[in-house]
């Protein structure tokens, strides 16, 4: 240069105008900070954490399964084995066709990519089709032996078939081994706390009349079996759980990697019907367009540049690590082979 692969990183950028949620300052108008993802998504696993239960154990259930490492843990990540596999061919090489640029076939590689990958002399059960016979053996053919002929005894023989008698083959069939696994989930959960009802205990009342009602008192009417206090449980309502964490960023070390140790720095949404948003202008980048201009050309075709339109997937809700799937573009890099050149 190419071909092929596997990985990471970005996810317009700046400005100015109104807005919104936190949190800080301010008596106060107001002012400063900060403010979505790589996946916030599916909720698929595997942890914190927070209740219940809890002396421990079994039995059910459930999940992992090649070896070793890594991790708080894992169906997850590393590195290595086996399989799949005689895996892929732009280049090379061979053949054919074409006037010719070319094209079609065959041939020849690695990286890398995928695998529920224990156990099938513990045991049960399955093996489609085809074939005489699929694990109980068996005799369709054909040879050789043996017999009068069969029976009957041999074959590394045909034949069908993934397999054919060999300790066959399937555990993503039931089992077996081995390890590992309590439940439920932030609507966990703890605190604070009304009204109205209903509960407990006081104390006062029941015609010798507590208490209501007649707008404050008095009187007098009328109603009357309750009233009044306190304490505890639950609602609404509100507050914490809520973001400082198996955090991230750099440096020197360990480890082939995954990771890991130490030393420094940084604080990076916290909402509750749910903010993280609109408008404008410039710039960038990448499609698609063009009764434009320029180079090119006879001409188309292209190159540049001007204008105009459009920009993927998507939306946090306790926190975290994985995984899956979804995404318009662009940027960096790995690793293997092939061609040139020096």
């Nucleotide at each position: 240069g190419g071909a092929g692969u596997c990985g990471g990183c970005c996810a317009g950028g700046c400005a100015g105008c109104c807005g919104c949620u936190g949190c800080g300052c301010g008596c106060g108008a107001g002012c400063g900070c900060a403010g979505a993802g790589g996946a916030a998504a599916g909720u698929c696993c595997g942890g914190g954490c927070u209740c219940c239960g809890u002396a421990g154990a079994g039995c059910g259930g459930g999940a992992u399964g090649c070896g070793g490492g890594g991790u708080a843990a894992c169906a997850c990540c590393c590195c290595g084995g086996c399989g799949c596999g005689u895996a892929u061919a732009a280049a090379c090489g061979c053949c054919g066709c074409g006037c010719g640029a070319g094209c079609g076939g065959c041939g020849c590689a690695a990286a890398g990519g995928c695998g529920a990958c224990g156990a099938a002399c513990a045991g049960g059960g399955c093996c489609a089709c085809a074939g005489a016979g699929a694990c109980g053996a068996g005799u369709c053919c054909c040879c050789g032996g043996g017999u009068c002929a069969u029976a009957c005894c041999g074959g590394g023989g045909g034949g069908u078939g993934a397999a054919a008698c060999g300790c066959g083959g399937c555990a993503a069939c039931c089992u077996c081994c081995a390890u590992c696994c309590g439940g439920a989930g932030c609507a966990a959960c703890a605190c604070c706390a009304a009204a109205u009802a209903g509960g407990c205990a006081a104390g006062c009342g029941c015609u010798u009349g507590a208490g209501g009602c007649c707008g404050g008192c008095u009187c007098g009417g009328c109603c009357g079996a309750g009233c009044u206090u306190g304490c505890g449980g639950g609602u609404a309502g509100g507050u914490g759980g809520c973001u400082u964490g198996a955090g991230c960023c750099c440096g020197c070390g360990g480890g082939u990697a995954a990771c890991u140790g130490c030393g420094g720095g940084c604080c990076u949404a916290g909402a509750g019907g749910a903010a993280u948003g609109g408008c404008u202008g410039c710039c960038a980048u990448g499609g698609c367009g063009u009764g434009c201009g320029c180079c090119u050309u006879c001409a188309c075709c292209g190159g540049c540049g001007g204008c105009g339109c459009c920009a993927a997937c998507a939306g946090a809700a306790c926190c975290c690590g994985g995984c899956u799937u979804a995404u318009c573009g662009g940027c960096c890099g790995u690793c293997u082979c092939c061609c040139u050149u020096u």
Predicted 3D model of a 342-nucleotide RNA (Bacterial RNase P class A) from a Burkholderiales bacterium. The organism belongs to Burkholderiales, within Bacteria. Its Rfam family is "Bacterial RNase P class A". Rfam classes the family as a ribozyme. It is recorded under the gene name rnpB.